[in-house]
RNA sequence: AGAGUUUGAUCCUGGCUCAGGAUGAACGCUGGCGGCAUGCCUAAUACAUGCAAGUCGAACGGAGCUCUUCGGAGCUCAGUGGCGAACGGGUGAGUAACACGUAGGGAACCUGCCCAUGCGCCCGGGAUAAUUUCUGGAAACGGAAACUAAAACCGGAUAGGUAAUAUCUUCGCAUGAGGAUAUUAUUAAAGGAGCCUCAAAGCUCUGAGCAUGGAUGGACCUGCGGUGCAUUAGCUAGUUGGCGGGGCAACGGCCCACCAAGGCGAUGAUGCAUAGCCGACCUGAGAGGGCGAACGGCCACAUUGGGACUGAGACACGGCCCAAACUCCUACGGGAGGCAGCAGUAGGGAAUUUUCGUCAAUGGGGGGAACCCUGAACGAGCAAUGCCGCGUGAGUGAAGACGGUCUUCGGAUUGUAAAGCUCUGUUGUGCGGGACAAAUGAUGCAUAUAGGAAAUGAUGUGCAUGUGAUGGUACCGCGCCAGAAAGUCACGGCUAAAUACGUGCCAGCAGCCGCGGUAAUACGUAUGGUGCAAGCGUUAUCCGGAUUUACUGGGUGUAAAGGGAGCGCAGGCGGUUCUGCAAGUCUGAUGUGAAAGCCCGGGGCUCAACCCCGGAACUGCAUUGGAAACUGUGGGACUAGAGUGUCGGAGGGGUAAGCGGAAUUCCUAGUGUAGCGGUGAAAUGCGUAGAUAUUAGGAGGAACACCGGUGGCGAAGGCGGCUUACUGGACGAUGACUGACGCUGAGGCUCGAAAGCGUGGGGAGCAAACAGGAUUAGAUACCCUGGUAGUCCACGCUGUAAACGAUGAAUACUAGGUGUUGGCACGCAUAGCGUGUCGGUGCCGCCGCAAACGCAUUAAGUAUUCCACCUGGGGAGUACGUUCGCAAGAAUGAAACUCAAAGGAAUUGACGGGGACCCGCACAAGCGGUGGAGCAUGUGGUUUAAUUCGAAGCAACGCGAAGAACCUUACCAGGUCUUGACAUCCCUCUGACCGGCCCUUAACCGGACCUUCUCUUCGGAGCAGGGGAGACAGGUGGUGCAUGGUUGUCGUCAGCUCGUGUCGUGAGAUGUUGGGUUAAGUCCCGCAACGAGCGCAACCCUUAUCUUCAGUAGCCAGCGGUUCGGCCGGGCACUCUGGAGAGACUGCCAGGGAUAACCUGGAGGAAGGCGGGGAUGACGUCAAAUCAUCAUGCCCCUUAUGACCUGGGCUACACACGUGCUACAAUGGCGUAAACAAAGGGAAGCAAAGCCGCGAGGCCGAGCGAAUCUCAAAAAUAACGUCUCAGUUCGGACUGUAGUCUGCAACCCGACUACACGAAGCUGGAAUCGCUAGUAAUCGCAGAUCAGAAUGCUGCGGUGAAUACGUUCCCGGGUCUUGCACACACCGCCCGUCA
Repeated sequence: AGAGUUUGAUCCUGGCUCAGGAUGAACGCUGGCGGCAUGCCUAAUACAUGCAAGUCGAACGGAGCUCUUCGGAGCUCAGUGGCGAACGGGUGAGUAACACGUAGGGAACCUGCCCAUGCGCCCGGGAUAAUUUCUGGAAACGGAAACUAAAACCGGAUAGGUAAUAUCUUCGCAUGAGGAUAUUAUUAAAGGAGCCUCAAAGCUCUGAGCAUGGAUGGACCUGCGGUGCAUUAGCUAGUUGGCGGGGCAACGGCCCACCAAGGCGAUGAUGCAUAGCCGACCUGAGAGGGCGAACGGCCACAUUGGGACUGAGACACGGCCCAAACUCCUACGGGAGGCAGCAGUAGGGAAUUUUCGUCAAUGGGGGGAACCCUGAACGAGCAAUGCCGCGUGAGUGAAGACGGUCUUCGGAUUGUAAAGCUCUGUUGUGCGGGACAAAUGAUGCAUAUAGGAAAUGAUGUGCAUGUGAUGGUACCGCGCCAGAAAGUCACGGCUAAAUACGUGCCAGCAGCCGCGGUAAUACGUAUGGUGCAAGCGUUAUCCGGAUUUACUGGGUGUAAAGGGAGCGCAGGCGGUUCUGCAAGUCUGAUGUGAAAGCCCGGGGCUCAACCCCGGAACUGCAUUGGAAACUGUGGGACUAGAGUGUCGGAGGGGUAAGCGGAAUUCCUAGUGUAGCGGUGAAAUGCGUAGAUAUUAGGAGGAACACCGGUGGCGAAGGCGGCUUACUGGACGAUGACUGACGCUGAGGCUCGAAAGCGUGGGGAGCAAACAGGAUUAGAUACCCUGGUAGUCCACGCUGUAAACGAUGAAUACUAGGUGUUGGCACGCAUAGCGUGUCGGUGCCGCCGCAAACGCAUUAAGUAUUCCACCUGGGGAGUACGUUCGCAAGAAUGAAACUCAAAGGAAUUGACGGGGACCCGCACAAGCGGUGGAGCAUGUGGUUUAAUUCGAAGCAACGCGAAGAACCUUACCAGGUCUUGACAUCCCUCUGACCGGCCCUUAACCGGACCUUCUCUUCGGAGCAGGGGAGACAGGUGGUGCAUGGUUGUCGUCAGCUCGUGUCGUGAGAUGUUGGGUUAAGUCCCGCAACGAGCGCAACCCUUAUCUUCAGUAGCCAGCGGUUCGGCCGGGCACUCUGGAGAGACUGCCAGGGAUAACCUGGAGGAAGGCGGGGAUGACGUCAAAUCAUCAUGCCCCUUAUGACCUGGGCUACACACGUGCUACAAUGGCGUAAACAAAGGGAAGCAAAGCCGCGAGGCCGAGCGAAUCUCAAAAAUAACGUCUCAGUUCGGACUGUAGUCUGCAACCCGACUACACGAAGCUGGAAUCGCUAGUAAUCGCAGAUCAGAAUGCUGCGGUGAAUACGUUCCCGGGUCUUGCACACACCGCCCGUCA
């Protein structure tokens, strides 16, 4: 000193939470010792039992006991009497008060014991308890009679004192006070002990009395200080004061009689609530905040309430009386009691100790003293309750042991840790020694001092004797043993410290954020490391952090927050100058600020805690001396603030009265006829009883077009036709007058839009409510037709608005520029222009400010003054109370509970039934389809023993599958195997394995027979097979949401980024935006950007043209031959093949464009503006697809979820969908004969020719590993013939029979052929798909897979169109911009109701 948490990210505001310290604590786990402290915070609840206040025989009479030398002495004690019991100890209920703290006051007081001084102690008297006797009562407690003493009580005298009166005197600010004298009145007493002595007397000590002082203690008065609520605003009759009395220690309405009507209060009276106050204690940098246990001071209380007595002192904790409640005793008549003393008990509670020892010390009471008493106190006991200290061992020790944990299986870690070896002995244990605290006092002896005749005695000193609860404790010494002594919390971030297993949104954790849904560093356990340590955590409370109540030290345009506006009392603040005072202020001194505590310096317990000594400090208050700048205050002066006067102009400023025209509506009359009106479209409505329209006349109410303007006026609300009357304010000029008269303003008063309310008018238009018509799923709305309050006027009420500039008022200062409005001055070239100045109102903009947006002389800047308001969101501007109001309601204004956010500004995206621009077979324009039929194929569903699995909008569905009869195959049934069908390693046996053959079987499996290795250095090795044990194999089992790889999609869309720089607090921006252009972020220009990368384009393949090279298996123009076939010779010109090149670049021209990029047109050219096609797929999105291609983590199975075999299934079938094929026919079908391709395949192959078969095909088999041979016939087409619109010579499903081929095998379940059979279907609803040119459409051919099995797929060529005005709309996409409360991003967010 900060940190976490609002967001996709950012800055800010703002709350919540954490890290620190503390405690009279409690709870959980654990626990070795000692020292010093502390220990009912709750029930001021109730208390059993014991103790806590007695003492004195040297005040008194006596009783009992003991001893006796019989004289008496000693001891104990009830009673009378004295002192004490008012201290000490406890508690904090009450108390908001002179209770407390602090500083003062008295000319208004008291004070036992104590100290000092002075005086005196004289003469008398009558009782009474005890005791004795009698007697009442259960008891407590009494009653009567008789006797007796005192230091008990009473009378008298005297002194002093006190009071009154008179005189004199001194002092004080004053009320008054002191002194002296005189008179009067009143008022004291007590002895005891000792020494000496025959006695008296005397002496010593002590007690008692009076007076005057002191000390101590106490009472009283005053200033100031410390608390919450105004949802407590008025309180007060002894109340406030006076005069006179009474009372008191004393002043005083303290009390009383009379008189007056005062006294207190927004500077908070009164009331209610809460509370003992302080020194201190805790925290904090401080200022503050909290607190008032222990220790110390004061106060109050003693079961509750009241009262007095005694006394120096009480209205009395262990006294009295009364009342009340409770408890106890009782013979029912009556009595007793008070732990908030120490222990202890019950109860309450989360919670707080022993019914201990001793008066040894300190202190207190009594006593002359010994001594007695003392739950004060000193000690001990219990409790980790706290603080402090110590220990639980130290050194060495690597085979880095065993064990544990993790592991990539190599190791790592626990860990020098342990063991082992060598030591030590704090603590512990045993034994022994053993304190300080003790000084007194008393007694004895000695001695000194004062007095005395002496003695007793007093005071001081020394010596001797003696006194310890704690305690045989602290401490010391010796012996012995590493032996008996470590836990607890946490380990996701904050916050130091991580891994494994278990669990699977379960169990649980959590201070905040949050973790857990099968790989949890966050749950539980283990291991490891971290923190603290005889403790550690949790809970509770306080301060801190929190500048989050801001005095130090905050804010209010938009985050919470400026009152709707003005006037103004109190209050606060206040211009220039001179002078006085000294209240504030500054400074010196004095007193006080108790002790303890904190701090500093020393000292004592071994250290520390703790204790002792000294200092400093206590920031305060009071008194007093001084200073006079500032504030204040008294006095004087001034004019710059403020106001007045004079002159002048501007204005929807206000109030009242009058007047005006346009328009709407209504009424009357005329003209006139069928509609009008209204809407997106309609209808309700009005109209043949004459509307609407139009003309004329009239009525009535309300509002004032144009001018009109970020123009004017007003404090705000607000104010708009014209005229008049009355009236407020501001402004300018002048500088005559006053001389600080000012600013702000809690309460208060006034004004205050609209709506609303009351009374009375008025009512044209408009128009809540209401009615009807529409719209709609509904429509209590939006739209339409009507329409009442109201809107208008007068008077009164209400008192609120986004009453907003969301910005309180005032003053001063701080760059400018440009409009506009009202004045004034000056100048000039004067219908005006320019310059300056004062007042208002706008825009832009610097400094500065601000979280940013923005504000910026009209501040949100810099300062000052005053007022108002804010302190997380919700609950809530709600409830209750109060005030106001006729009501509606307004003002004031909470809490419980709940959340961890709510919010502001800005950023990037996504989104919008926002905008602008652009593109795409996206629409439109066309062509052909799908959707209807039959079949094929895939999917869903259903079925099944199984119908294996995956794919699911586009982007699953002729998809994985380029081909399920067995195999494939993963599925099902049955039969089998268990180191295994497959891999490596080990042991053992054999020489095989392969092959042939037999039995058995559905087959695998099982059984038997025959044949049978290689190399060699002869040791063996290799290979193969059988057998065996275990490591392991195996899994198309799960998870594509653990993954790699691959793929789809947006999309071949034009985008996606980076470096440096710059801007911004930052997220980010800029670049990449803008103006053009392009298919394109393609290019050009501009620009705080300059460059670059991935994409685009190009480079690659193919196709279109040409050149060149090459010329067989290709070709044949010319030449020759020919069996007439490029067949042969020959040639390579052409076609073609395949190598290398050329070609196209807006290169040229014209126009447009900005002289650019580029566009349009043209020339040339095979091809023209990317020539056509392909390959090529940026950053990323969809937890997209795939664990069943493959690979792979984790989980699961292991005589099975692995492996083998036979058979079945994947081919099922009411149905639904997708994709296709064939059709429905004449642009056609059939028949005959004829023509023209390209690209491919071929050896377990393609197969010619020939022969056979109607045919599929068969037989035979030339040729060809192929520019040579072959598949191979191209088909549509064209020609001719036939059919003539029909379920047909269309269509071919289905079915029957007979076959062919492949194959171990065509039943489930293949393809093909022939003959026969001849279904639906006559162009297809809503809807929907493809295509822009060699394209669509149409026609055939080939290939991959493959034994066989395409209507699918992939390629090839043949024939070969139509249309595109255009971008409004649908869909998808791109760029810019705007809004946003979305960010899982509109399939978002979110509101209400119900469950």